Molecule: transfer RNA
Organism: Candidatus Jingweiarchaeum tengchongense
RNA sequence: GCCCCGAUGGCUCAACCUGGUAGAGCGCCUGUCUCGUAAACAGGAGAUUGAGGGUUCAAAUCCCUCUCGGGGCU
Numbered sequence: 001g002c003c004c005c006g007a008u009g010g011c012u013c014a015a016c017c018u019g020g021u022a023g024a025g026c027g028c029c030u031g032u033c034u035c036g037u038a039a040a041c042a043g044g045a046g047a048u049u050g051a052g053g054g055u056u057c058a059a060a061u062c063c064c065u066c067u068c069g070g071g072g073c074u
Stems, first nucleotide, its partner, number of pairs: 001073007010026004020057001028044005050066005
């Protein structure tokens, strides 16, 4: 230098191909329970999706550029 894959709540991942209310588990907060803690049960908060631009009525999703991480080739 070229090619491929990835980036989404605090963490690990779905949703992308086929555009249409961003979900799950863990964690966190509150409550019930307990002498107290943990567990269990119930409820709740938290991400506008790596950055910028474009297409579209509508973009995590499609297109372009860039950043970062991983792998491969020379």